The prediction has a mean pLDDT of 83. A computed fold for a 479-nucleotide part of an RNA from an uncultured prokaryote, annotated as small-subunit ribosomal RNA, 3' major domain. The full RNA is in RNAcentral, with records from ENA.

Context: one part of a larger RNA
Parts: sequence; structure tokens; C1' cells
RNA sequence: UGACGGGGACCCGCACAAGCGGUGGAUUAUGUGGUUUAAUUCGAUGCAACGCGAAAAACCUUACCUACCCUUGACAUGUAUGAGAGCCUGCUGAAAGGCGGGUGUGCCCGAAAGGGAAUCGGAACACAGGUGCUGCAUGGCUGUCGUCAGCUCGUGUCGUGAGAUGUUGGGUUAAGUCCCGCAACGAGCGCAACCCCUGCUUUUAGUUGCCAUCAGGUAAUGCUGGGCACUCUAACGAAACCUGCCCGGGUAACCGGGAGGAAGGCGGGGAUGACGUCAAGUCCUCAUGGCCCUUAUGUCCAGGGCUACACACGUGCUACAAUGGACGGUACAGAGCGUCGCGAAACCGCGAGGUGGAGCUAAUCGCACAAAGCCGUUCCCAGUUCGGAUUGGAGUCUGCAACUCGACUCCAUGAAGUCGGAAUCGCUAGUAAUCGCGGAUCAGCACGCCGCGGUGAAUACGUUCCCGGGCCUUGUACA
Repeated sequence: UGACGGGGACCCGCACAAGCGGUGGAUUAUGUGGUUUAAUUCGAUGCAACGCGAAAAACCUUACCUACCCUUGACAUGUAUGAGAGCCUGCUGAAAGGCGGGUGUGCCCGAAAGGGAAUCGGAACACAGGUGCUGCAUGGCUGUCGUCAGCUCGUGUCGUGAGAUGUUGGGUUAAGUCCCGCAACGAGCGCAACCCCUGCUUUUAGUUGCCAUCAGGUAAUGCUGGGCACUCUAACGAAACCUGCCCGGGUAACCGGGAGGAAGGCGGGGAUGACGUCAAGUCCUCAUGGCCCUUAUGUCCAGGGCUACACACGUGCUACAAUGGACGGUACAGAGCGUCGCGAAACCGCGAGGUGGAGCUAAUCGCACAAAGCCGUUCCCAGUUCGGAUUGGAGUCUGCAACUCGACUCCAUGAAGUCGGAAUCGCUAGUAAUCGCGGAUCAGCACGCCGCGGUGAAUACGUUCCCGGGCCUUGUACA
């Protein structure tokens, strides 16, 4: 100087408390451990691994296993050599592959001979190739403490020196934010601001919106003419770049209250992550040193596996019901996506879906009925008209192909479950809870992930305690 303390003082955070809803019990989905297996590919392992890499494992992916093949190779460059490239097709085989048959003479330069480009065959050699090892050799990227308020430097001063001072102290703040004081005076990286979305509004613009206004028309609808008023869209402004105004407290910084205002003291949200810590994670994104393999640890292909199942754990979904289930009627979003696509009307089917093909490169057409809600009827507290697992049968769709191993529909079947021990998690407002919608990946497959809106709470006395953190101080046989 740090680190540590079941030392002290002060302060903060959904850290506790006050509340609301969960997990832990059940079924199931998914990930992991374990076990099994020819293989169940590999990585991630307290917080900070476990719906994680994987924003899609039937084949492919795929790295694993079994079997069959290849050896200058599936891929790159170079040298010599031959051949138009290509297209159609037979036999064998699980395919890869192996053995053939037919057709075909192109492009550029040149009068021609010939040369060249691309492609293919086959030979030798340099080499290719490796998701093989080492993340404790590395780059890059990332997690984490933590969006915590810290981390440092120059000059000066003090100290023999390591170092100290500044950065401590008194206040204040979300903040090393600012003020005052001070052997310090300044500065840098962080904080804040500059960026994006959102909340009020002017102007500009009108193939969306409106009977607001005028006219026409209909069973009905902005449907048509017409118009940019409103809504909206998207560009530029304005507003709060302000503690600007008033009152009170205070030396000041600032704090408490009020007015005006759409908005008030950082208005709300996002992006943004200092010096560093964990030899944290990743050699399987990529790049890369070293080591290793080279008729195999490379490459091709078929089938299988990654989907196993006594069990244990994590994260979710659905429930256990009446604030509910069922049936009928009826209302209101936002944000997205669509030409290898979205696919309307109409018709067929109980349904998944099928036929159909209008329109749309989309503020114009479509996906697309939002659902909870509201109105009415029914059920009457039961393992039930709750709950839906499981199983049987019949189907639909995607796709060469749904046996291992897809999703969905219909009929039948109707399991556990009556609110969950010890323990434990999230959340302070348009939040929690609850309700549906969309997107990426994607042929198909979403209870996951990422977004979007609808309805919309309760509670916070307070900082004694638990956890994490900041600053000062103290002890130390630790570095």
C1' cells in the first nucleotide's frame, strides 16, 4: 500500500421489511447429471453451467456408431499430357461407386496451320485436408463484479524509502454531482450531456383518414365525384439545454412546497459498460503459434444414433375449478411479415384441411376472426359438464421418405392432481398479474426466444437483521 475481520461510523440496492404472484407437491415439455448403449458427437458446471452454444437433430445438418468405398483426394494453386463442354440412357449395387451405349464438334485471336479461355479425364510431385490436442501459448469476441462510482496522471510539496498528498474533511447529489474548506494546482478515462424511441404542439405534404362539409348511389360499406378540416403518416421546428418564476430553509451547493404547463426537478424507456478482477468462457464461428494424423484423426455414401430410461436436479407449460367450465350473441389493438411468397370471395369436408384462384413487389391486396371483455342460457361443489395425461381407431398436411423420430384433426378412452414440507424466486406503475397477436429460425415442426399491444393492481412504517456494494477509520503473526 492492499486484502481480510462473527471490528467500528456513514450511505446505497426489490437486500430485508410491507405487499402481489410464483417455484418446491401432480402431469407434461425442455436442458443437465447419472445410468445404459455399437454410438447415445462436442462444449458450458456456484452466483456468472443446466428452454445455454442450438434463431428449428426424420435424411441433410452431424462433428458420433456400424457397414461399403476413395487415396494429389470433396476443396485451392502450380507443372507436363489428352479430350470440345455438355446432354440422353442401360446393367449392377443400400447408395457412394463400378462397367458400358448413344448424341454432340461450341467461344476468342488467326486467311490457314496453330494458339488461348473455361470445363473434364487420367499420371507423378509440391501439397491439400483435420469440428484432432492445448482457451494454462494467443488474437478477436463475450460473461461477471456493475451502469457500481470509481480508476489514474503531470507538476509541486512531504517522507531515507516503500509511498503519501491531490481523491481526505464539512455539506449535498442518482453520481469523485456540485459547493465550502484545505500543500496543493491542474488534467485524463469514467458520471452527466451530445444519439434513438415515447409524451404536448406549429409548419410543410396528402392515392391512409373523414360525411367534418357538398353531391351521387346502395340491402350495406369512403362505395364514387370532390375536399385536406380532423385522425394519421414523416421531415423540419417549438417546448423544460431549467430549478427559469414565487414562498420557506441554507454562507453556498442544494433541499421542501407552490404556480403556470402536455410534461417538473435525471419526465419515462433504450443504446452506451472506466482502470481492472475471475490463468472466467470460447482453438466446434473465425483467425492463429506449437504438437499430432497423412491408403487416415482426411474424404464419399447407406442405415442407425444425438429422441435410450430405475432415477436426481434446473427452467417452463397445463391444471387442481364457480372471480370458473360449456353454449350462443356481440365490441375494441399494436407491431410485424409476404412474389421460390401472402393467398381473398365462392364451393366441399364435423374438423385438420381441400378445390379455387381475384388482388398484392403491398399505409392500396393478403396473413387476420385479436383474446381476455360485455350480454344471455346452463352446470350446483362432485375427482364433477373440473382436469386433461395416456391409450385404441380413423384421418389431414409438409416432405424422395414421418417405423425408429414430425405437427395437427375427429371419435372413443379418460390417469395424476382438491393449492403443494424444509426451502426458494420475481416484481415499486402502465410495473406485477392476466389476455391474446406477430416475427426470426423454418419444406414441416415453438409450452422456448425476441417483440407487440389489451385489461390492469397491492404495498414501501422503516434500515435492527440476511445478501451484495461504496467511502472513512481501526486491528492483523496475511500478500